[in-house]
């Protein structure tokens, strides 16, 4: 440096759910919790998915539909970085 992950060691992260809080929502954050994870560390660049406040549609309003500038890195790909060990 490449590649791999053993019932090795020391550790790490934390799904659902509950509480609080922020948000229009999706969802985020904090505490509890622990399904899982060897990158479940970082990054919204490509694809996917979720949401639709605002906007568009309508002469206007309601409903509906469409729309990301919102969200997801624990959906996939790409990029960056990294612990321990085998080889």
């Nucleotide at each position: 440096g490449a590649u791999c992950g053993a019932c090795a060691a020391g550790g790490g992260c934390a799904a659902a759910c509950c509480u609080g809080u922020c948000g229009a929502a999706a969802g985020g954050c904090a505490g509890g919790g622990g399904c899982g994870c060897a990158a479940a560390g970082c990054u919204a660049a490509g694809g996917g998915u979720c949401u639709a406040a605002g906007g568009u549609u309508a002469a206007g309003a309601c409903a509906g539909a469409c729309u990301a500038u919102g969200a997801u890195a624990g959906c996939c790909u790409g990029g960056c970085u990294g612990c321990c060990g085998g080889c």
Molecule: c-di-GMP-I riboswitch aptamer
Organism: Syntrophomonadaceae bacterium